A computed fold for a 388-nucleotide RNA from a Polyangiales bacterium, annotated as Bacterial RNase P class A. The prediction has a mean pLDDT of 77. It matches the Rfam family "Bacterial RNase P class A". Rfam describes the family as follows. Ribonuclease P (RNase P) is a ubiquitous endoribonuclease, found in archaea, bacteria and eukarya as well as chloroplasts and mitochondria. Of the family's consensus pairs, 98% are formed in the model.
RNA sequence: CGAAGCGGUCCAGGCGGUCGCCGGCAGGCGGUCGCGAGACCACUGCGGGAGGAAAGUCCGAGCUCCGCAGGGCAGGGUGCCAGGUAACGCCUGGUGGGGGCGACCCCGAGGACAGUGCCACAGAGAACGAACCGCCGUGCUCCCGCGAGGGGGCCCGGUAAGGGUGAAAAGGCGAGGUAAGAGCUCACCGGGCCUCCGGCAACGGAGGUCGCAAGGCAAACCCCAUCCGGAGCAAGACCGAAUAGGGAAGCGUUCGAGGGCGGCCCGCCCGAGCUUCCGGGUGUGUUGCUCGAGCUCCUCGGUGACGGGGAGCCUAGAUGAAUGAUCGCCAGCCCGCCUCCGGCGACGGGAGCGGGACACAGAACUCGGCUUACGGACCCUUCGACCG
Numbered sequence: 001c002g003a004a005g006c007g008g009u010c011c012a013g014g015c016g017g018u019c020g021c022c023g024g025c026a027g028g029c030g031g032u033c034g035c036g037a038g039a040c041c042a043c044u045g046c047g048g049g050a051g052g053a054a055a056g057u058c059c060g061a062g063c064u065c066c067g068c069a070g071g072g073c074a075g076g077g078u079g080c081c082a083g084g085u086a087a088c089g090c091c092u093g094g095u096g097g098g099g100g101c102g103a104c105c106c107c108g109a110g111g112a113c114a115g116u117g118c119c120a121c122a123g124a125g126a127a128c129g130a131a132c133c134g135c136c137g138u139g140c141u142c143c144c145g146c147g148a149g150g151g152g153g154c155c156c157g158g159u160a161a162g163g164g165u166g167a168a169a170a171g172g173c174g175a176g177g178u179a180a181g182a183g184c185u186c187a188c189c190g191g192g193c194c195u196c197c198g199g200c201a202a203c204g205g206a207g208g209u210c211g212c213a214a215g216g217c218a219a220a221c222c223c224c225a226u227c228c229g230g231a232g233c234a235a236g237a238c239c240g241a242a243u244a245g246g247g248a249a250g251c252g253u254u255c256g257a258g259g260g261c262g263g264c265c266c267g268c269c270c271g272a273g274c275u276u277c278c279g280g281g282u283g284u285g286u287u288g289c290u291c292g293a294g295c296u297c298c299u300c301g302g303u304g305a306c307g308g309g310g311a312g313c314c315u316a317g318a319u320g321a322a323u324g325a326u327c328g329c330c331a332g333c334c335c336g337c338c339u340c341c342g343g344c345g346a347c348g349g350g351a352g353c354g355g356g357a358c359a360c361a362g363a364a365c366u367c368g369g370c371u372u373a374c375g376g377a378c379c380c381u382u383c384g385a386c387c388g
Base pairs, nucleotide, nucleotide: 001384002383003382004381005380007379008378009377010376011375013330014329015328016327017326018325019324021049022048024046025045026044027043030041031040032039033038051360055371056370058369059368060367061366062365063232064231065230066229070266071265072264073263075228076227077226078225079224080094081093082092083091084090095109096107097106098105099104110223111222115221116220117217118216119215132163133162134159135158136157137156139154140153141152142151143150144149171189172188174186175185176184190212191210192209193208194207195206196205197204198203236287237286238285246278247277248276249275250274251273258270259269260268294313295312296311297310298309299308300307301306333356334355335354336353337352339350340349341348342347
């Protein structure tokens, strides 16, 4: 200098002028309504007003409602170990595995001898048994040869080392052995079992022993372990007002209709009126609505996520939806021109001028995560080239 590491952190423009919004607190001989408490409007002052993702609605909760949330089935989530957390499918650390030269990144991580199922096509053969091309041998036969022997064909037998097919074919590699071969034998690697050591553990290491048949897929059904009442702020609560509380059908009144908020069964409880259809009416008001598992700084503990202690701070609550418009200057980013300085060098830094563009994107009950979109700054690390 170039390339790289979703390695780590931070920002999400600044200042000023003019006009325009929303809400909070306070004020007083303002105005209107009201018996009053008080409500509304205007005025004045003070201070506040979108994000790091507000997005996706994928998880987890707080909160609200359902009499209890009892037992079971079904259903669903998670799936290595140990921690963190209110909790989680999240985060941290580790183990094992995969990718990359590397910094680093990723993981679908329990079980295939509980059972069922699938492995297309190709191939001899795709789960326990096998032979397409081959290799070897006995027998028969033909040919060559003085002979030893060699070559061809057929039947039968042996073989799975070599080749082929495939994603995958009876562990790998080397040596010995064999008619030719094969863990057939041996050494090493791999694997099973046993023991010891280290670690809380997942697991790792060492030693011994055994030739060691039993593939892959469970993000296939399933088995195992563990967790789960349900619905959701459009939850819920309150006030007001209005209509026609109208008509029809069915069931039922303790021998129980109906109800008890995902489905089914059981239990338990409420219960005299329920269920269905037709038709009619009501402001779409107030509240819930923002002080939180909150934020900032310091300190202690911890590898870390995070936790303990201390001090300080209050930072939107709209309701067809508020923070906008405009002007000027500047910063940052990209390109070009020009100039000065530094260095032995590779190269670097500063000033000036001109042009261009300025990301993703707007709360709606609130938090903890994950995922996706995107402009810029700084730091660390890896690889490569060059200079000294």